[in-house]
Parts: sequence; C1' cells; structure tokens
RNA sequence: AGCAGUGUAGCUCAGUGGAAGAGCACUGGAUUCAUAACUCAGAGGUCGAUAGAUCAAAACUAUCCACUGCUA
Repeated sequence: AGCAGUGUAGCUCAGUGGAAGAGCACUGGAUUCAUAACUCAGAGGUCGAUAGAUCAAAACUAUCCACUGCUA
C1' cells in the first nucleotide's frame, strides 16, 4: 500500500427494513441459623462516528475511525 472480516448492555454473543434480546455478571426480594445453590423481580443501550436513500434503519448506500487476519 491492497483485500477481507469484526464493532450491539459490564463480559460473551443473537437480531438481514416495522425499531433492543439471551446467557453470565450487578441490585433487591423470597428461601436458609448463615452462606452458596435454586427461584422471582429490577436496573443497565444516542446498536463505532457522520452523511444519504426510505413513510420507517442496528440492518441498505457512501466516507471515516478502531481492532483482527491475509497479500505485497
């Protein structure tokens, strides 16, 4: 320098146009003599950034940023 992939909750990841989900973790309750486990509930998100197309975008398009891999 070129090509490809990834970016979504604290962490690991789903979600291919009708608008935010799971597991673990965290907080509170119930249970226990107590703790753990189990169980119930809750909090936590400008979906990497900006712009565009669309009635409507996490998703489509363009540019940029970060990381990873391959080639030179």
Description
A computed fold for a 72-nucleotide RNA from Adineta vaga, annotated as transfer RNA. RNAcentral holds the sequence, with entries from ENA and Rfam. Rfam family: tRNA. Rfam describes the family as follows. Transfer RNA (tRNA) molecules are approximately 80 nucleotides in length. Rfam classes the family as a transfer RNA. Taxonomically the source falls in Adineta (Eukaryota, Opisthokonta, Eumetazoa, Bdelloidea). The prediction has a mean pLDDT of 85.